[in-house]
């Protein structure tokens, strides 16, 4: 410093007004933002959960998986040294998106969930 292995921990955030018998679900305004890449990403690439199907069932196996474009600067590459390429992540603008069941129609409320879970961190073991 490092294949492997092993334990333990962490491991999703958000609402106000109105209208109304009734809505955090409508209407207007406002909030959120899971994990790893890559320049710093809710929209990009890749995965996770939720869904669906298969299965007696699994830490099984298959599918399915939402939304962003314009302007700016340039870490930085690259070159003939004076250019030329670069962020859908920053800067700034203007926009969109959010499994299932429940209930006046839900991203934000209540349940499946004191679940499950990409991964991270920390100790331990251990070849070299």
């Nucleotide at each position: 410093u490092u294949a492997u292995u092993c334990u333990u921990u962490u491991g999703g955030g958000g609402c106000a007004g109105g209208u109304g018998u009734a809505a955090u679900u409508c209407c207007u305004g406002a909030c959120c933002g899971g994990u790893g890449g890559u320049a710093u990403a809710g929209u990009c690439c890749a995965c996770g959960a939720a869904c669906u199907c298969c299965g007696a069932a699994a830490g099984g196996g298959a599918g399915c998986c939402g939304a962003a474009c314009c302007g700016g600067u340039g870490a930085g590459a690259c070159u003939u040294u004076u250019g030329u390429c670069a962020a859908u992540u920053c800067c700034g603008g203007u926009a969109c998106c959010g499994a299932c069941g429940g209930u006046a129609u839900a991203g934000u409320c209540c349940g499946g969930a004191u679940g499950g879970g990409a991964a991270a961190a920390a100790g331990g073991a251990g070849g070299a």
The RNA shown here (FMN riboswitch aptamer (RFN element)) has 128 nucleotides. The prediction has a mean pLDDT of 86. Of the family's consensus pairs, 100% are formed in the model. It matches the Rfam family "FMN riboswitch aptamer (RFN element)". The literature on the family includes a 2002 paper in Nucleic Acids Res by Vitreschak et al., "Regulation of riboflavin biosynthesis and transport genes in bacteria by transcriptional and translational attenuation". It was read from a public genome assembly, where an Rfam model found it.